Bacterial RNase P class A from Bifidobacterium sp., 367 nucleotides, folded computationally. A source record names the gene rnpB. It matches the Rfam family "Bacterial RNase P class A". Gene Ontology terms of the family: dimeric ribonuclease P complex, ribonuclease P activity and tRNA processing. The family's RNA type in Rfam is ribozyme. The source organism's lineage runs through Bacteria, Actinomycetota, Actinomycetes, Bifidobacteriales and Bifidobacterium.
RNA sequence: UGAGACUCCUUGGUGACCGCGAUCGUGUCGUUCAUUCGGCAUGAUUGAGGAACUUCCGGGCUCCACAGAGCACGAUGGCGGAUAACGUCCGCCCAGGGCGACCUGAGAGAAAGCGCAGCAGAAAGCAAACCGCCUGGUUUUUAUCAGGUAAGGGUGAAACGGCGGUGUAAGAGACCACCGGGCCACUGGCGACAGUUGGCCGCACGGCAAGCCUCAUCGGGAGCAAGGCCAAGCAGAAGGCACUAUUGGGCUGCUCGCUCAAGCCUUCGGGUAGGCUGCUAGAGCCUGACGGCAACGUCAGGUCGAGAUGGAUGGUCAUCCACAUGGAAACAUGCGACAGAACCCGGGGUAUAAGGAGUCUCACAUU
Numbered sequence: 001u002g003a004g005a006c007u008c009c010u011u012g013g014u015g016a017c018c019g020c021g022a023u024c025g026u027g028u029c030g031u032u033c034a035u036u037c038g039g040c041a042u043g044a045u046u047g048a049g050g051a052a053c054u055u056c057c058g059g060g061c062u063c064c065a066c067a068g069a070g071c072a073c074g075a076u077g078g079c080g081g082a083u084a085a086c087g088u089c090c091g092c093c094c095a096g097g098g099c100g101a102c103c104u105g106a107g108a109g110a111a112a113g114c115g116c117a118g119c120a121g122a123a124a125g126c127a128a129a130c131c132g133c134c135u136g137g138u139u140u141u142u143a144u145c146a147g148g149u150a151a152g153g154g155u156g157a158a159a160c161g162g163c164g165g166u167g168u169a170a171g172a173g174a175c176c177a178c179c180g181g182g183c184c185a186c187u188g189g190c191g192a193c194a195g196u197u198g199g200c201c202g203c204a205c206g207g208c209a210a211g212c213c214u215c216a217u218c219g220g221g222a223g224c225a226a227g228g229c230c231a232a233g234c235a236g237a238a239g240g241c242a243c244u245a246u247u248g249g250g251c252u253g254c255u256c257g258c259u260c261a262a263g264c265c266u267u268c269g270g271g272u273a274g275g276c277u278g279c280u281a282g283a284g285c286c287u288g289a290c291g292g293c294a295a296c297g298u299c300a301g302g303u304c305g306a307g308a309u310g311g312a313u314g315g316u317c318a319u320c321c322a323c324a325u326g327g328a329a330a331c332a333u334g335c336g337a338c339a340g341a342a343c344c345c346g347g348g349g350u351a352u353a354a355g356g357a358g359u360c361u362c363a364c365a366u367u
Base pairs, nucleotide, nucleotide: 001363002362003361004360005359006358007357008356009355010354012320013319014318015317016316017315018314020047021046022045023044024043025042026041027040028039029038030037049338053349054348056347057346058345059344060343061223062222063221064220068256069255070254071253073219074218075217076216077215078092079091080090081089082088093107094105095104096103097102108214109213113212114211115208116207130153131152132149133148134147135146136145137144138143161179162178164176165175166174180203181201182200183199184198185197186195187194188193227277228276229275230274236268237267238266239265240264241263247261248260249259250258251257284303285302286301287300288299289298290297291296321336323334324333325332326331
């Protein structure tokens, strides 16, 4: 200098004027037993994100409900940690990719069983002989028959380990040494696992479980339109079961169990859709110290940043900044992505303009 890998941060700033929502204060009007509730004026403070999107996970919270067990069903899947929890995160192990920094992994089990695989090929789950090699027979020759063989060649993504020898009619782990593989011991490690360690064994000889399945672990259901309170308003009818239990309802789908009850279920019909609450001080955020490789934890100090409800968080002007174009410059023009809270929080996935910071890898050149 160039090309890369990983991690983090910002998401336009400032001023003036006008206009909205919330909280608090002051004044005033109405109302009330009561600053109880509401209106108006005014002042102060504050007001949409890194993803608010998606609704893919996990919870907090509420109800079923006083609370369970089993099956079914679903999810996860190397080891050890973090966390409220998770299918998330951190570190490590193994496999694969990359020169490398690093990246990816639906990472348990294929002698428990079932199943799937196009074409080519002799043959793709217990196999198989197309060409070939060897032995014997027939035949004038060409050729043909029987047996043996899986080392050589072919097909294919993949064909029952590799290489060198012994041996054989020709071959073959048939046998031998080495490599590979399996098992055992030892060593290191919490462990997954590893090994310039040692011993034994010719050695079960494909893939897929993101096919069914087996194993281990985990999991009640529904959800703020949950739920609670107030006000207002109407109109019930028919059928079925039952009335202290061998009945009916609830707890998911089933079973058990538990519990409630004179009620419950089905159909038709009527009324209500208003107001308040839940609703924002939290597993919160920031800074520092200590512990830890890290995720993160402990302690100390500081801090309060929307709570709307047909649904606010905006508009105009000026200026600065970022970017693009033109220009020697001054400057001029354009212009700032993806996108908008609705109970809250921790993660994942997706969209995205412009910019900033740090660490590391490789290549080249110079000193």